[in-house]
RNA sequence: CCGGAAACAAGGCACCCCCGCCGCGAGGCGGGCUCGCAAAGCCAGGGGUCUCCCGUAGACAGCCCGGCUGCCCGG
Numbered sequence: 001c002c003g004g005a006a007a008c009a010a011g012g013c014a015c016c017c018c019c020g021c022c023g024c025g026a027g028g029c030g031g032g033c034u035c036g037c038a039a040a041g042c043c044a045g046g047g048g049u050c051u052c053c054c055g056u057a058g059a060c061a062g063c064c065c066g067g068c069u070g071c072c073c074g075g
Base pairs, nucleotide, nucleotide: 001075002074003073004072012037013036017032018031019030020029021028022027035062041068042067043066045065046064047063048060049059050058051057052055
């Protein structure tokens, strides 16, 4: 640099639930747990869903697409 996500996983993340804090709320952060994940890393650009005090407002990246970066395997 090219290809792949079938398998492997040193290391990593963490649905639900419980506890604490923040938020009107959707939800967020920290701890425990571990359903799962090969980008379940980051970005609200397009679609979608959701919330409220309904507008120059927000939430979701573990809904899909897209962008950027990275691990692993093969060449």
The RNA shown here (c-di-GMP-I riboswitch aptamer) has 75 nucleotides and comes from a bacterium.
The prediction has a mean pLDDT of 81.
It matches the Rfam family "c-di-GMP-I riboswitch aptamer". From the family's description: GEMM was predicted in a large-scale screen for bacterial structured RNA regulatory elements.